[in-house]
Molecule: Glycine riboswitch aptamer
Organism: Lysobacter enzymogenes
RNA sequence: GACCACGCGGUGGGAGAAGCGUCCGCCCCGGGCACCCCGGCCGGCCGCUGCCGAAGGCGCAACGCCCGUAAUCGCUCAGGCCCCAGACCGCCGCGUGUAC
Numbered sequence: 001g002a003c004c005a006c007g008c009g010g011u012g013g014g015a016g017a018a019g020c021g022u023c024c025g026c027c028c029c030g031g032g033c034a035c036c037c038c039g040g041c042c043g044g045c046c047g048c049u050g051c052c053g054a055a056g057g058c059g060c061a062a063c064g065c066c067c068g069u070a071a072u073c074g075c076u077c078a079g080g081c082c083c084c085a086g087a088c089c090g091c092c093g094c095g096u097g098u099a100c
Base pairs, nucleotide, nucleotide: 004097005096006095007094008093009092010091011090012089013088018049019048020047021046023044024043025042028040029039030038031037032036050081051080052079056077057075058074059073063068064067
């Protein structure tokens, strides 16, 4: 001591996957036997079934030798199908190093 590598932090981008039903709630719309009820729309909890896969986790090849080992592949435990999160990528800063 290089923006070359790794690590940490910040920041930006970031895919995929649903429906049904009970109950509850607010605004609005429509109807009625009229201030209550019914239906529609939206949202929430819960239940059932389905689906996704890029936090994490698990599994396998080649290879090396008898035990190791990978993924954006597979599994779907976890997580998710609004938000959050999100592998991975870009930029900035810091730290530790290598090339030189």